Molecule: Bacterial RNase P class A
Organism: Deltaproteobacteria bacterium
């Protein structure tokens, strides 16, 4: 210095006026006011209400092992397979339980066959028979290569490597390693059905309380209402519900709501994720049909010759943890590989 991995951050700054929205008020005033994604609403929790949620059946996730968490499909460590010279980055339950499916070519897509070639006979332009080594088709062809062996050839025999099986050692485990045994038909596809193990009730702040009013007195139908995919069981009810007609109050106020798995720092503790009875500091939007805007002055940066103009992506709606999507410009760290100096 070049290239390339992997993380983290910031995302226009200060000041004045004039407004909007909430808090406090001593009525002067004072304090606070959009994001890393407030977005997709894809996961997960909390919190309400229905049995704090029970049994079956169905249906749905997840999906190498072990840990973090409130949990999770997130995240970190760590094992195998792959891609890269390497940081690194990607896959991952079960195909010898069973069912099925593999377009085209192709002889054959797997209980089986034999296009062309070889080899053996009979005999000739053909039959019989053997083999799967070589050729050919395909995204994929019946372990692998090397030697024996044979008419030619094949795990037919042998070594290696590769499956399968057993104990043994290490490892919490996924998994390693070395040993013995078997010559050993077992192709792929599970985001085909399907097995295996875990997890899942159901609705959703328009959840849900509270507070004012009405709910009178009727008339015609149906029937137990509720949790609910179904069934059982549970709650409430039988002067009860529901649904139409006609009457009426209301097109109401409050409240949940923003102190919380909270934020910043420092020490510890564990490789990390992370957590911690530790320590000190902070309170940081709660409207509510919806505030968070203008403008003017100096600096950034961008376009433009100037004048001027403009500053990605994008707008909080009960709240918290991820994830995936957008994002001008910028700014730090840590690996790695090449090339230069010293």
């Nucleotide at each position: 210095g070049g290239a390339g991995c992997g993380c983290g951050c910031c995302g226009g700054g200060c000041g004045a006026u004039c407004g909007c929205c909430c808090c406090u008020u001593u009525a002067g005033a004072g304090g606070g006011g959009a994001g890393g994604a407030a977005a997709g609403u894809c996961c997960g929790g909390g919190c309400u209400c229905c049995a704090c949620a029970g049994g079956g059946c169905a249906g749905g996730g997840u999906g190498g092992c072990c840990g973090c968490u409130a949990a999770c499909g997130g995240c970190g460590g760590c094992g195998c397979g792959g891609c890269g010279u390497a940081a690194u980055c990607u896959g991952c339950g079960g195909a010898a339980a069973g069912u099925g499916g593999c377009a085209c070519a192709g002889a054959a897509a797997a209980c089986a066959u034999a296009c062309c070639g070889c080899c053996c006979g009979c005999a000739u332009c053909g039959c019989g028979g053997g083999u799967a080594a070589g050729g050919g088709u395909g995204a994929a062809a019946u372990g692998g290569c090397g030697g024996g062996g044979u008419a030619a050839g094949a795990g037919c025999c042998c070594a290696c490597c590769g499956g399968c099986g057993c104990a043994c050692g290490g490892g919490u485990a996924a998994c390693c390693g070395g040993g013995c045994g078997c010559g050993c038909u077992u192709g792929u596809c599970a985001a085909a059905c399907c097995c295996c193990a875990c997890c899942c009730g159901g609705a959703g702040c328009a959840a849900g309380g509270c507070c004012a009013a009405a709910u009178a007195g009727g008339a015609g139908g149906g029937u137990g209402a509720g949790u609910c995919g179904c069934c059982c069981g549970c709650u409430c009810g039988a002067u009860a519900c529901c649904c139409u007609c006609g009457g009426g109050u209301a097109c109401g106020g409050c409240u949940g709501c923003u102190u919380g798995a909270g934020c910043c720092g420092g020490c510890g503790a564990g490789c990390a994720a992370u957590c911690g009875u530790c320590c000190g500091g902070c309170c940081c939007a709660g409207a509510g049909g919806a505030a968070u805007g203008a403008u003017c002055g100096c600096c950034g940066c961008c376009c433009g010759a100037a004048a001027g103009g403009g500053c990605a992506c994008a707008g909080a709606a009960c709240c918290c943890g991820g994830c995936u999507u957008a994002c001008a410009g910028g700014c730090g760290c840590a690996c790695u590989c090449c090339g230069g100096c010293a």